[in-house]
Molecule: RNase P RNA; transfer RNA
Organism: Alkaliphilus sp.
RNA sequence: UGAGUAAGUCAGAUAAUCGCAUUUACUACUAGAUAGUAAAUGAGGAAAGUCCGAGCUCCAUAGAGCAGGGUGCUGGGUAAUACCCAGUGGAGGCAACUCUAAGGAUAGUGCAACAGAGAUAUACCGCCUAUAUUUAUAGGUAAGGGUGGAAAGGUGAGGUAAGAGCUCACCAGCUGUUAGGCGACUAACAGGCUAUGUAAACCCCAUCUGGAGCAAGACCAAGUAGGGAUUUUGAAGCGGCUGCUCGUCGUAUCCCGUGGUAGGUUGCUUGAGCCUUCUGGUAACAGUUGGCCUAGAUUGAUGAUUAUCAAAAACAGAACUCGGCUUAUAGAUUUACUCAUAUU
RNA sequence: GGGGUUAUAGCGCAGCUGGGAGCGCGCCUGACUGGCAGUCAGGAGGUCAGGAGUUCGAUCCUCCUUAGCUCCACCA
Numbered sequence: 001u002g003a004g005u006a007a008g009u010c011a012g013a014u015a016a017u018c019g020c021a022u023u024u025a026c027u028a029c030u031a032g033a034u035a036g037u038a039a040a041u042g043a044g045g046a047a048a049g050u051c052c053g054a055g056c057u058c059c060a061u062a063g064a065g066c067a068g069g070g071u072g073c074u075g076g077g078u079a080a081u082a083c084c085c086a087g088u089g090g091a092g093g094c095a096a097c098u099c100u101a102a103g104g105a106u107a108g109u110g111c112a113a114c115a116g117a118g119a120u121a122u123a124c125c126g127c128c129u130a131u132a133u134u135u136a137u138a139g140g141u142a143a144g145g146g147u148g149g150a151a152a153g154g155u156g157a158g159g160u161a162a163g164a165g166c167u168c169a170c171c172a173g174c175u176g177u178u179a180g181g182c183g184a185c186u187a188a189c190a191g192g193c194u195a196u197g198u199a200a201a202c203c204c205c206a207u208c209u210g211g212a213g214c215a216a217g218a219c220c221a222a223g224u225a226g227g228g229a230u231u232u233u234g235a236a237g238c239g240g241c242u243g244c245u246c247g248u249c250g251u252a253u254c255c256c257g258u259g260g261u262a263g264g265u266u267g268c269u270u271g272a273g274c275c276u277u278c279u280g281g282u283a284a285c286a287g288u289u290g291g292c293c294u295a296g297a298u299u300g301a302u303g304a305u306u307a308u309c310a311a312a313a314a315c316a317g318a319a320c321u322c323g324g325c326u327u328a329u330a331g332a333u334u335u336a337c338u339c340a341u342a343u344u
Numbered sequence: 345g346g347g348g349u350u351a352u353a354g355c356g357c358a359g360c361u362g363g364g365a366g367c368g369c370g371c372c373u374g375a376c377u378g379g380c381a382g383u384c385a386g387g388a389g390g391u392c393a394g395g396a397g398u399u400c401g402a403u404c405c406u407c408c409u410u411a412g413c414u415c416c417a418c419c420a
Base pairs, nucleotide, nucleotide: 001340002339003338004337005336006335007334008333009332010331012309013308014307015306016305017304018303020042021041022040023039024038025037026036027035028034029032044315048326049325051324052323053322054321055320056213057212058211059210063246064245065244066243068209069208070207071206072205073087074086075085076084077083088102089100090099091098092097103204104203108202109201110198111197112196124145125144126141127140128139129138130137131136132135153171154170155169156168157167158166174191175190176189177188178187179186180185217266218265219264220263226256227255228254229253230252237251238250239249240248258420259419260418261417273292274291275290278287279286280285345416346415347414348413349412350411351410354369355368356367357366363400371387372386373385374384375383376382393409394408395407396406397405
């Protein structure tokens, strides 16, 4: 200098004018969903998708079993998780580093189309032996051919009638022992020679799991028209928001129709909160010191214009609240590291 | 705001223990007719919404994205 890798940060700024929303204070009278004045505050890293996990609320302070559903290498973190951190195995890259739904295929079942002799066991061609004789029959054989994604551990040597882990060397896999590690697993040695893939097919094993969601739920105002089904006094029925059985609770429940309001208050923003000091820990994180208060609408606010900074141009906008993940994203910028080339 | 569900030919729909992409209407061509309608015969037309993954192989199984449809208020 060029090409990369990893972890981050910012997401226009300043000033002026006009405008919007909330809160507080003051003023006015028509006394409230009012008007005016002043001050303070006013979208994001994803507010998004709603994919996970919780808080909160109601159903019984949420019960049992089976089914169903989620998760799936190991250890740790957390309120919790399918998230995060550290590692193990595997895959990719020269490297920095990245990716990984990664338990079990000797518990069982299913599937493997077409091609091929044969698809989970098999002899079509070939090779060898025997018998009859030029082509058959019987037997042995998985070394060679062909098909396929996959065909009897792979390569080489010995061996044999021909062959074959039949034997040996190396490699791959399996089992056992020893050593190391909390563990996933790794290393060494020994044994025997070994029968494919698929579990994001059913399934098995381990583990977790009640349902619904702020249009939850609570209170107030205004106003109307009922009808049908089931059950009949302690049991049946029905209901308590996935199915079945049990248990428990309620006594009414369910369906259809009608009317009123699409009204007001609350839930509604101080919270597993944000910034920061130190300590422990490889880290995620935990404890601790000091400081801060930072949107709360409901026809739904956060905008427009001008000037300067070279230029203002990305994805996009809260709706009960958090922790994650995923997806979208112009441009600017910081730190550490790798490779190549050149010079000293 | 919160749930559920769908996407296959121009339109309406099938297709699932994963292996051939199909049916009806419509469209095109030809024959019958003087012509139309109709009938018969033949034919074309597909990014299985888009992108990844699992698998030998995906409309189908899993994940992400996009678009559409639908349900949910309170009181008596």